RNA sequence: UAAGUGGGACGGAUGGUCGCGCGGGAUAUCCCGUGAGGAAAGUCCGGGCUUCACAGGGCAGGGUGCCGGAUAACGUCCGGUGGAGGUGACUCCAAGGCCAGUGCAACAGAAAUAAACCGCAUGUGCAUUUUGCACGUGUAAGGGUGGAAAGGCAGUGUAAGAGACUACCGCCUCGCUGGUAACAGAGAGGGCACAUGUAAACCCCAUCCGGAGCAAGACCAGAUAAAAGCAAUGUGGCUGCCCGUCACGCUUUAGGUAGGUCGCUUGAGCCUGGUGGUAACAUCAGGACCAGAUAGAUGAUCAUCCCGGCUGGAAUUUCCGGCUAUGACAUAACCCGGCUUACAGUUCCGCUUAUCAU
Repeated sequence: UAAGUGGGACGGAUGGUCGCGCGGGAUAUCCCGUGAGGAAAGUCCGGGCUUCACAGGGCAGGGUGCCGGAUAACGUCCGGUGGAGGUGACUCCAAGGCCAGUGCAACAGAAAUAAACCGCAUGUGCAUUUUGCACGUGUAAGGGUGGAAAGGCAGUGUAAGAGACUACCGCCUCGCUGGUAACAGAGAGGGCACAUGUAAACCCCAUCCGGAGCAAGACCAGAUAAAAGCAAUGUGGCUGCCCGUCACGCUUUAGGUAGGUCGCUUGAGCCUGGUGGUAACAUCAGGACCAGAUAGAUGAUCAUCCCGGCUGGAAUUUCCGGCUAUGACAUAACCCGGCUUACAGUUCCGCUUAUCAU
C1' cells in the first nucleotide's frame, strides 16, 4: 500500500420563537425545572411482581440435549472439547441414543441389506489351427449404477480371488497415563461377526416446566337493581292557601358500573474507580436521580454551523467560493436479563495474508 477479518463508539450541533405532558412556586395567568432508543421494534425465550389453583404421586403435553463455569433465571453469556469451512486472522454446528422397537430410502442399477450384469479363473460337451459356443462351478480384485454395494491401501497367497494371511491407517474391546470433565495420548488384544443411512421421522433416555397477565391486581365510590329497619291519607314542584295535577318513599348495609386514587417508576438499575477471576461475572468505595402519559406529551418553525449532492477558481494531496434538498432505522406504556430483526453516514481499536522499502 492492497485485500480481508473480529470488536466497539456516535447516530447532526448551538441558539431564538410558538406549542404539548409531568413536577414545583406564585397566583388566576405567569415563572422555573424536566421530558425516548440502541434497538423504545418483533413479542421469540427467561425472571421479578400480582392473582387464581395446588397433600402427594402418576398420565398427557411442551421445551432443552458435548463438558465445565456465570446468573434471580434462561433456549442467554463465558471458557474449553469434538466436527466442518478458510493459506490465515477467524467463522459455523439442536453436537444424547438408530445391536429397545417401528417407519422411510425416489431415480439409476443384475442386486439396497441383499448380491454374479459385464469381467476373471476353471470343469464338461460340441465345433476346432489359434479359439469360439452352450451348460455348470469358484470368485466381490476390476468395470458400470448410486448419497450409500458387507473397512481403506500395499503386499503375500491363489487356477482366479477373498482379512484367507501380514504391515500401516480406521473400527471395536481392555486396562494405563494426563485432564474436574467433554476428551486426548501411547499400548495390548480382536481380523472386523449383529454388518448402510435417516431421530429439525415416530420413538427411547436424561432433565426442566401449574394457568393468566399491569386492560394483572388493591382501594374509594355517583347511577341502576337487592336486603333490613323506619315512616305513612306522607314529602316536594306549579303556588302564599284550598282544589286540581305532576313527580317521589327515608335511612342503613352489602355489592359494585361510570369516574377517581394506588400499582407507577429508587432499580437483580446507572456512572466512575479499586480488588478477585483467562473470561462471563462477583464484590467494595464514591457519585448522580435520569419520562411516567392513559388513547396516550416529547412537536413545529427560523438562523448559523456540520455532513451529503451538484458546480466554479487556484492547485498532483489540498485550499477558497456558489447553489441546493434533505439528515438512517424507528417512537416508551409495570419493570428487568437476553435473543432476533432494521439502520443513511461518520469514526476508533486489535489481528491476518500478499507485495514493496529500510
The RNA shown here (Bacterial RNase P class A) has 358 nucleotides and comes from a Lachnospiraceae bacterium.
NCBI's taxonomy places the organism under Bacteria, Bacillati, Clostridia, Lachnospirales, Lachnospiraceae.
The prediction has a mean pLDDT of 76.
It matches the Rfam family "Bacterial RNase P class A". By type it is a ribozyme. From the family's description: Ribonuclease P (RNase P) is a ubiquitous endoribonuclease, found in archaea, bacteria and eukarya as well as chloroplasts and mitochondria.